[in-house]
RNA sequence: GGAGUCGGCCGGGCGAUCGCUGCUGCAGCAAUGCAGGGGAGGAAAGUCCGGGCUCCACAGGGCAGAGUGCCAGGUAACGCCUGGGCGGCGCGAGCCGACGGAAAGUGCAACAGAGAGCAGACCGCCGAUGGCCUGCUGUUCGUGAGGGGCACUGGUCGACCGUAGGUCGACACAGUGUUCCUGCACCGCCGAAAGGCGGCGCGAAUAGCAGGAUCAGGCAAGGGUGAAACGGUGCGGUAAGAGCGCACCACGAGUCUGGCAACAGACCGGUACGGCAAACCCCACUCGGAGCAAGACCAAAUAGGGUUCCAUACGCGCGGCCCGCGCGGGAACCGGGUAGGUUGCUUGAGCCCGCUGGCGACGGCGGGCCUAGAGGAAUGAUCGUCCUCGACAGAACCCGGCUUACAGGCCGACUCCACCU
Numbered sequence: 001g002g003a004g005u006c007g008g009c010c011g012g013g014c015g016a017u018c019g020c021u022g023c024u025g026c027a028g029c030a031a032u033g034c035a036g037g038g039g040a041g042g043a044a045a046g047u048c049c050g051g052g053c054u055c056c057a058c059a060g061g062g063c064a065g066a067g068u069g070c071c072a073g074g075u076a077a078c079g080c081c082u083g084g085g086c087g088g089c090g091c092g093a094g095c096c097g098a099c100g101g102a103a104a105g106u107g108c109a110a111c112a113g114a115g116a117g118c119a120g121a122c123c124g125c126c127g128a129u130g131g132c133c134u135g136c137u138g139u140u141c142g143u144g145a146g147g148g149g150c151a152c153u154g155g156u157c158g159a160c161c162g163u164a165g166g167u168c169g170a171c172a173c174a175g176u177g178u179u180c181c182u183g184c185a186c187c188g189c190c191g192a193a194a195g196g197c198g199g200c201g202c203g204a205a206u207a208g209c210a211g212g213a214u215c216a217g218g219c220a221a222g223g224g225u226g227a228a229a230c231g232g233u234g235c236g237g238u239a240a241g242a243g244c245g246c247a248c249c250a251c252g253a254g255u256c257u258g259g260c261a262a263c264a265g266a267c268c269g270g271u272a273c274g275g276c277a278a279a280c281c282c283c284a285c286u287c288g289g290a291g292c293a294a295g296a297c298c299a300a301a302u303a304g305g306g307u308u309c310c311a312u313a314c315g316c317g318c319g320g321c322c323c324g325c326g327c328g329g330g331a332a333c334c335g336g337g338u339a340g341g342u343u344g345c346u347u348g349a350g351c352c353c354g355c356u357g358g359c360g361a362c363g364g365c366g367g368g369c370c371u372a373g374a375g376g377a378a379u380g381a382u383c384g385u386c387c388u389c390g391a392c393a394g395a396a397c398c399c400g401g402c403u404u405a406c407a408g409g410c411c412g413a414c415u416c417c418a419c420c421u
Base pairs, nucleotide, nucleotide: 001417002416003415004414005413006412007411008410009409010408012386013385014384015383016382017381018380020039021038023036024035025034026033027032041392045403046402048401049400050399051398052397053291054290055289056288065287066286067285068284069283070084071083072082073081074080085099086097087096088095089094100282101281105280106279107276108275122223123222124219125218126217129216130215131214132212133211134210135209136208137207138206139205140204141203142202143201144200145182146181147180148179149178150177151176152175153174154173155171156170157169158168159167160166161165186199187198188197189196190195231249232248233247234246235245236244251269252268254267255266256265257264258263295343296342297341298340305334306333307332308331309330310329314328315327316326317325318324350369351368352367353366354365355364356363357362387390
């Protein structure tokens, strides 16, 4: 110098004139007048949360319902604040978090996907093991020229029935079995011969090796689907793989240590443990309702009510008449209460300063101060002047919070980057 983070504060100034509204004093019977002095905010807002105050209700306990929800503290109380823990973000100062329980139970997960909850095998990997096929090697056994007939099996063709498939016939096709004819027929050696031995070829059986990826089977590493796939990374291991083994991480109804606690660390264990509670639910704690148009006091009338007394001339009612009674009359007293007035109303969990306890929110002690209180509802208007040209916005019983709106400016602490000394 630049970029940021957190906390606190201000939010037009001065003067003149004219108004509005309370208070105090003086004058006045009063209306009122005069003088002095006071008169919006950090949010007075939204009315979201908590409390004071007031009235109503209320034995006590439980159920239901609502709210709050990491731990400890502060407070009159709170869903607020402070400190701490954990998780996430940021290089950092710092910021954000409905952050109890998923091992009590019930439930939910569209689409895609092989498989979505004690799952699954689509692509893929392997094919160790047991088969299959091919080749090579070894061992054992059998066999070695040509031709015909018959039977069976298969094949091809034709006809028929027919779902498959089957039946019949033909054949110059193939294989197997059997029989007949020619006649003794792979090579070498021995032998008079019968035959024997060896070699070669062919066939069968069996053993071993190699290959195929073909069947059974093994696997879940990799791919793919999904918001999520039954721990992650690496090394070993294996036919390929796998907590199968190991290291680290993660996890844990384990043990020890630290801490009031949330929780953390070390050791141990070895895969049991997926997600959703802003789904029901479980656990812990809190909660009666209405609000200053609450409520209290005074109290008018050609209003209405009650009691007592007076009068009973007159009218009406008690079926016609008398008495009597009631209503209508008068006076005094009483209670409720409408209009209206007064109050609640601003001295209060108050503000400022100092000391003090506490990391802090906050608490304790002492001193000082009084700072809007209307009721159609005041707090304004005009002019002059100055400047950086002035935002959001107006009390209505009071207070503590939260949230939202706000032109611009000031102060303090801290972080990161670059440069200079």
Molecule: Bacterial RNase P class A
Organism: Pedobacter sp.